A computed fold for a 682-nucleotide part of an RNA from an uncultured bacterium, annotated as large-subunit ribosomal RNA, domain II.
The coordinates come from a structure-prediction model, not an experiment, and the mean pLDDT is 86.
It is recorded under the gene name rrl.
It matches the Rfam family "Bacterial large subunit ribosomal RNA". Its family is annotated with ribosome and structural constituent of ribosome in the Gene Ontology.
Context: one part of a larger RNA
RNA sequence: UCCAGCGAGUUAAUUUCAUGCGCAAGGUUAAGUCAAUUGACGGAGCCACAGUGAAAGCGAGCCUGAAUAGGGCGAUUAAGUGUAUGGGAUUAGACCCGAAACCGGGUGACCUAACCAUGAGCAGGUUGAAGCUACUGUAAUAGGUAGUGGAGGACCGAACCAGGAUACGCAGCAAAGUGUUUGGAUGACUUGUGGUUAGCGGUGAAAUGCCAAUCGAACUCGGAGAUAGCUGGUUCUCCUCGAAAUAGCUUUAGGGCUAGCGUCGUGUGGUAGCAAUUGGGGGUAGAGCUCUGUAAAGGACUGGGGCGGGCAACUGUACCCACCCUUAACAAACUACGAAUACCAAUUGUGGAAUCACGGCAGUUAGAACAUCGGUGCUAAGAUCGGUGCUCGAAAGGGAAACAGCCCAGACCAUCAUCUAAGGUCCCUAAAUUAACGUUCAGUGGGAAACAAGGUGAGAUUUCUUAAACAGCUAGGAUGUUGGCUUAGAAGCAGCCAUUCAUUUAAAGAGUGCGUAACAGCUCACUAGUCAAGAGAUCUUGCGUGGAAAAUGUAACGGGGCUAAAACGUUAUACCGAAGAUAUGGAUUGUCACAUUAGUGGCAGUGGUAGAGGAGCGUUCCUAUCAGCGGUGAAGUCGAAUCGGAAGGUUCGGUGGAGCGGUAGGAAGUGAGAAUGCUGGA
Numbered sequence: 001u002c003c004a005g006c007g008a009g010u011u012a013a014u015u016u017c018a019u020g021c022g023c024a025a026g027g028u029u030a031a032g033u034c035a036a037u038u039g040a041c042g043g044a045g046c047c048a049c050a051g052u053g054a055a056a057g058c059g060a061g062c063c064u065g066a067a068u069a070g071g072g073c074g075a076u077u078a079a080g081u082g083u084a085u086g087g088g089a090u091u092a093g094a095c096c097c098g099a100a101a102c103c104g105g106g107u108g109a110c111c112u113a114a115c116c117a118u119g120a121g122c123a124g125g126u127u128g129a130a131g132c133u134a135c136u137g138u139a140a141u142a143g144g145u146a147g148u149g150g151a152g153g154a155c156c157g158a159a160c161c162a163g164g165a166u167a168c169g170c171a172g173c174a175a176a177g178u179g180u181u182u183g184g185a186u187g188a189c190u191u192g193u194g195g196u197u198a199g200c201g202g203u204g205a206a207a208u209g210c211c212a213a214u215c216g217a218a219c220u221c222g223g224a225g226a227u228a229g230c231u232g233g234u235u236c237u238c239c240u241c242g243a244a245a246u247a248g249c250u251u252u253a254g255g256g257c258u259a260g261c262g263u264c265g266u267g268u269g270g271u272a273g274c275a276a277u278u279g280g281g282g283g284u285a286g287a288g289c290u291c292u293g294u295a296a297a298g299g300a301c302u303g304g305g306g307c308g309g310g311c312a313a314c315u316g317u318a319c320c321c322a323c324c325c326u327u328a329a330c331a332a333a334c335u336a337c338g339a340a341u342a343c344c345a346a347u348u349g350u351g352g353a354a355u356c357a358c359g360g361c362a363g364u365u366a367g368a369a370c371a372u373c374g375g376u377g378c379u380a381a382g383a384u385c386g387g388u389g390c391u392c393g394a395a396a397g398g399g400a401a402a403c404a405g406c407c408c409a410g411a412c413c414a415u416c417a418u419c420u421a422a423g424g425u426c427c428c429u430a431a432a433u434u435a436a437c438g439u440u441c442a443g444u445g446g447g448a449a450a451c452a453a454g455g456u457g458a459g460a461u462u463u464c465u466u467a468a469a470c471a472g473c474u475a476g477g478a479u480g481u482u483g484g485c486u487u488a489g490a491a492g493c494a495g496c497c498a499u500u501c502a503u504u505u506a507a508a509g510a511g512u513g514c515g516u517a518a519c520a521g522c523u524c525a526c527u528a529g530u531c532a533a534g535a536g537a538u539c540u541u542g543c544g545u546g547g548a549a550a551a552u553g554u555a556a557c558g559g560g561g562c563u564a565a566a567a568c569g570u571u572a573u574a575c576c577g578a579a580g581a582u583a584u585g586g587a588u589u590g591u592c593a594c595a596u597u598a599g600u601g602g603c604a605g606u607g608g609u610a611g612a613g614g615a616g617c618g619u620u621c622c623u624a625u626c627a628g629c630g631g632u633g634a635a636g637u638c639g640a641a642u643c644g645g646a647a648g649g650u651u652c653g654g655u656g657g658a659g660c661g662g663u664a665g666g667a668a669g670u671g672a673g674a675a676u677g678c679u680g681g682a
Stems, first nucleotide, its partner, number of pairs: 001682006011092013026047003032041003051058002061073004095233002098230001102223006113197009122187001124156003127152001131148006160184003164181005199215001201211003208217001236616006246259005260364002262361006271354001273350008286337001287335002292331003296327004302322004306317004367392002370389007397408003412586004417582003423576003426560003432573001434572006445562001451546002455543010472530005478503003483497003509524001513522002587606008617671001619668008628660002636655008
């Protein structure tokens, strides 16, 4: 991991609701007795027939109260009760399995900790304390030297004990080992045997260590099915409807209770909803600046303050504040204004229950994205918190390459039928290499900003132009004058000034740029000729260009590939395209009509998690019945055929070798894939 078997809403009492049946202002017995398979008796008791008050009590009334007030609960014409079945609740282990723990009684010191008693063990080597002896030495001590001696939690090192380091081992040789190395090794040493201390405890050179591979409180049996707002699991089928992830309260936040939303029943019967019209209140969006605040520019003069002058009166002020005028702004907690929607009500229309009331039973109270209005945040987040809507949740199908929440659309079943939606129609790939007019050259399309640019299309405004424009070419571009000042110099061209003037001219600036030390030189404006038809500037706008760097490999169209397109814009027609719609057949639910046992037809339905309601299939046993089946072959088992909408049923054949079924009822140890389920097997 797989297979087989076992494996979870039960039972009792009480209670409530529904349904069936009995009796009914009444209904019914319990224990028990007699009889004996199911009967009879038994009326104690219980419920109802009257309520109300805490109660005494009173009573169609009672209570409160001083009250004849007001208020609360009742009565005013009424249905209960017993039993059976089913739904729910309560009390019990109460759907099943699961703690860590708590308490009680016992069992453990053959492991290990400490202690007691009695025994045992420690190769070999080294060092050489005290004491003593001799000599020396001292007044005597002291002291010194040489011997002797053999002390020590002394030294080195086997046995023995330990376990610091390291390698291997890690399903091992081993539930703590092996190799190498290391520490102690006459001691607070090691060890044998026997004994003592026990769990609210012992023992501990103390680590919460150890107390039999178990220790922040041993093990074992019992209380015991402890408790578990937690996790997991909870077994056949079909049909109808179908949620919630919100509010309030909660030692509450992953749990509850009530409400909301679901379902079933009963009742009610133009209710809800929608539309139009009419009537309402509002202070949001917007707008505005009167008020409350914020804030810009200009002006005028008035008042106050500061500063200066002055003895003072007073006066000056390129300073500050306030007020005033003009222009122009900002605001969730500003408003002299003010919508659209929304909301409320009435009327009318539509609308056949989607509404409302009462009763039974729930589940839900972890939500998510998207669109939009707002708050928080950074106008960050697949962020977070509200409002409104929608989808997912509980929704499959088509589109978006793939993709819960986006777009289209809601799957009863069948069909090698038709039409469409979103989205598409060159190939992958179903359908246009469709039609018309444009745009784009960037593979833009097929990722991105500020900003940049004689890319290119469209529109508008304006200037010049056959009295010849624009561009090119030819020629001129002069004189007073080197204007004045400044300056070393300043001559059109460092800088400053200016009534930048005047003359000759077709025209020519007291000079547009280059240039010189300063001149010179080149050039422009301006003019003429030549040429012959458009040329210049600005603004708006469409599509493109640059800006543009990332990690395996093209890799920022799904791919191929695409350029008068297979890109983009506008327009048109056709086609494809879904479980949508339609067609045909079938099933089923509700309702209506007709028939009314059966049924037929019309209309509307039939996605679905939690959940509510309904109808069935099968298993085991019991009762009755089938003059049921069975060695001429039961159950079981293997295979095939067949019937039914499903659970399932039937028949035939093989195997098997002794029991089994149909029908009508009844009762349950009644259905297995999951629980790190249990037992057995592979």